[in-house]
RNA sequence: GCUUGAAAAAGGCAAUCCGCACGAAAGUGCGGUCCGCAAAGCCACCGGCCUAAGUUCCGUGACCACGGAAUAUGGCAGCGGGGUCGCCGGG
Numbered sequence: 001g002c003u004u005g006a007a008a009a010a011g012g013c014a015a016u017c018c019g020c021a022c023g024a025a026a027g028u029g030c031g032g033u034c035c036g037c038a039a040a041g042c043c044a045c046c047g048g049c050c051u052a053a054g055u056u057c058c059g060u061g062a063c064c065a066c067g068g069a070a071u072a073u074g075g076c077a078g079c080g081g082g083g084u085c086g087c088c089g090g091g
Base pairs, nucleotide, nucleotide: 002091003090004089005088012037013036017032018031019030020029021028022027035078041084042083043082045081046080047079048076049075050074054071055070056069057068058067059066060065
């Protein structure tokens, strides 16, 4: 440097649920819990998924109300690919 995760050690992370905070929501942060994880470290670049405040369109009955549709400029790295950095052990 490449490859690999069988056994082991030092350890690491933390789904769900609960509490508090932020947010229109999706979701995020912190604490508790511990389903799992060898990159469950980091990055939304590609695909995918979630949400729809705002915007546009349509409808109700009138531009201000209500309802519906579309839309990411909002998210998910614990959906897959990719990028990047890295602990321990084996070959």
Predicted 3D model of a 91-nucleotide RNA (c-di-GMP-I riboswitch aptamer) from Olavius sp. associated proteobacterium Delta 1. The organism belongs to Deltaproteobacteria, within Bacteria. Its mean pLDDT, the model's own confidence on a scale to 100, is 88.